A computed fold for a 108-nucleotide RNA from Oceanobacillus iheyensis, annotated as SAM riboswitch aptamer (S box leader). Taxonomically the source falls in Oceanobacillus (Bacteria, Bacillota, Bacilli, Caryophanales). Its mean pLDDT, the model's own confidence on a scale to 100, is 83.
RNA sequence: UUCUUAUCGAGAGAAGCUAAGGGACCUGGCCUGUUGACGCUUCAGCAACCUCUAUCUCCAUUAGAAAGGUGCUACCUCCAGCAAGAUGUAUGUCUUGAAAGAUAAGAG
Numbered sequence: 001u002u003c004u005u006a007u008c009g010a011g012a013g014a015a016g017c018u019a020a021g022g023g024a025c026c027u028g029g030c031c032u033g034u035u036g037a038c039g040c041u042u043c044a045g046c047a048a049c050c051u052c053u054a055u056c057u058c059c060a061u062u063a064g065a066a067a068g069g070u071g072c073u074a075c076c077u078c079c080a081g082c083a084a085g086a087u088g089u090a091u092g093u094c095u096u097g098a099a100a101g102a103u104a105a106g107a108g
Base pairs, nucleotide, nucleotide: 001108002107003106004105005104006103007102008101013043014042015041016040017039021032022031023030026081027080028079029078044073045072046071049069050068051065052064053063054062077100082097083096084095085094086093087092
């Protein structure tokens, strides 16, 4: 970096350093930030993908655990954009799917 599969309305923050932006990219919104965001480090926590234990002949399922590998700890992936449908004129609202993205596991 590419492909496949699964998940994405839940959950979980303090300290130190730094300094103006940040919420992936573009557009439009909506938020957030000098009462210090974002980022980095340390510690803590959340979750349970890999993992482990029990069940089982095995697989699957179910229940549990959290030592280890990741991940995560404002806002539904912050919302919309593309397609279809519902409502019916509020050019808005709602639903589903796709695309894009994130994370994990596997493969190249």